[in-house]
RNA sequence: GCCCGCUUAGCUCAGUUGGUAGAGCACGUCAUUCGUAAUGAUGGGGCCGGUGGUUCGAAUCCGCCAGCGGGCACCA
Numbered sequence: 001g002c003c004c005g006c007u008u009a010g011c012u013c014a015g016u017u018g019g020u021a022g023a024g025c026a027c028g029u030c031a032u033u034c035g036u037a038a039u040g041a042u043g044g045g046g047c048c049g050g051u052g053g054u055u056c057g058a059a060u061c062c063g064c065c066a067g068c069g070g071g072c073a074c075c076a
Stems, first nucleotide, its partner, number of pairs: 001072007010025004019056001027043005049065005
């Protein structure tokens, strides 16, 4: 320098054919217990890396930028 993939909740990840976002773990509360853990119930939490575009409508499609990972090339 070229190519590919990824970026969504505190963490790990889903999200089909565009139609205003979910799970597990973690966290709060309650129940159970002498108490803790475990277990059960319930609740809060993200506008989807940034920006621009297409569209009635974008996490989803397209461009650019950034970060992370991988491959190739170059160099010695």

This is a predicted structure of a 76-nucleotide RNA (transfer RNA) from Acetobacter peroxydans. Its mean pLDDT, the model's own confidence on a scale to 100, is 80. RNAcentral holds the sequence, with entries from ENA. RNAcentral records the identical sequence in 13 taxa.